Model confidence (mean pLDDT): 89 of 100. c-di-GMP-I riboswitch aptamer from a soil metagenome, 71 nucleotides, folded computationally. Rfam family: c-di-GMP-I riboswitch aptamer. Rfam links the family to the GO term cyclic-di-GMP binding.
RNA sequence: AAAAGGCAAACCCAUCGCAGGUGGGGACGCAAAGCUACGGGGCCUUUAUAGAGGUCAGCCGGGCCGCCGAA
Numbered sequence: 001a002a003a004a005g006g007c008a009a010a011c012c013c014a015u016c017g018c019a020g021g022u023g024g025g026g027a028c029g030c031a032a033a034g035c036u037a038c039g040g041g042g043c044c045u046u047u048a049u050a051g052a053g054g055u056c057a058g059c060c061g062g063g064c065c066g067c068c069g070a071a
Base pairs, nucleotide, nucleotide: 006030007029011025012024013023014022015021016020028058034064035063036062038061039060040059041056042055043054044053045052046051
């Protein structure tokens, strides 16, 4: 390079919710856009403050597993 596939942003509908999640439609993109909340960071709730709790992995880093192939 190729081949087989995979996931699915925004937005819309439904639903629970504070953030955001889930199901369906949809496709901006993704070689890990698979999993993981360990570190940083964003968002939400609470607190007089320190702080505490929750959420986001398609924000960055780390960890674990992983298709094909020149290899």